RNA sequence: CGCCGCCGAACAUCAUAAUCUCGUAUAAUGCCGGGAAUAGGGCCCGGAAGUUUCUACCCGAGAACCGUAAAUUUUCGGACUACGAGCGAAUACGUGAUGAAG
Numbered sequence: 001c002g003c004c005g006c007c008g009a010a011c012a013u014c015a016u017a018a019u020c021u022c023g024u025a026u027a028a029u030g031c032c033g034g035g036a037a038u039a040g041g042g043c044c045c046g047g048a049a050g051u052u053u054c055u056a057c058c059c060g061a062g063a064a065c066c067g068u069a070a071a072u073u074u075u076c077g078g079a080c081u082a083c084g085a086g087c088g089a090a091u092a093c094g095u096g097a098u099g100a101a102g
Base pairs, nucleotide, nucleotide: 007102011099012098013097014096015095016094020086021085022084023083024082025081026056029049031047032046033045034044035043041066042065050057058078059077060076061075062074063073064072
C1' cells in the first nucleotide's frame, strides 16, 4: 500500500405515515363432537378444515319449515385481518437499507 473480516458515533442518500379506493384471500363458509330451547322456540361451547395467508369465521332483518320431536333451511344487508396496487403537503423524530471517518 492492497485485499478480507469485525466494530462503527456524527453525517449522506434512499425507502417508510395516517386516511380513503381497488384487487387477491374466503364463500364472514361448509364439516364434526357435546350440551340447550321447542311454534312467545329454533341457541351455547369446543374441535379440525378452508387461504401460496396471520387473524377472523360473527351481527341484524325477512321468508320457509318443524304440530312438540330433533333437526333446521334459505334470502338480503353489515366487517375485520394479511398481502399487493393506487392515493398521499412539508419538516422533524423514529425505523430499515446502503455508504461512511476511524
Purine riboswitch aptamer from Paenibacillus sp., 102 nucleotides, folded computationally. Its Rfam family is "Purine riboswitch aptamer". The family is grouped with related families in Rfam's "Purine riboswitches". Rfam describes the family as follows. Riboswitches are metabolite binding domains within certain messenger RNAs that serve as precision sensors for their corresponding targets. Allosteric rearrangement of mRNA structure is mediated by ligand binding, and this results in modulation of gene expression. A class of riboswitches that selectively recognises guanine and becomes saturated at concentrations as low as 5 nM. In Bacillus subtilis, this mRNA motif is located on at least five separate transcriptional units that together encode 17 genes that are mostly involved in purine transport and purine nucleotide biosynthesis. It has also been shown that some members of this family are specific for adenine instead. Hence this family are termed purine riboswitches. The prediction has a mean pLDDT of 76. NCBI's taxonomy places the organism under Bacteria, Bacillati, Bacillota, Caryophanales, Paenibacillus.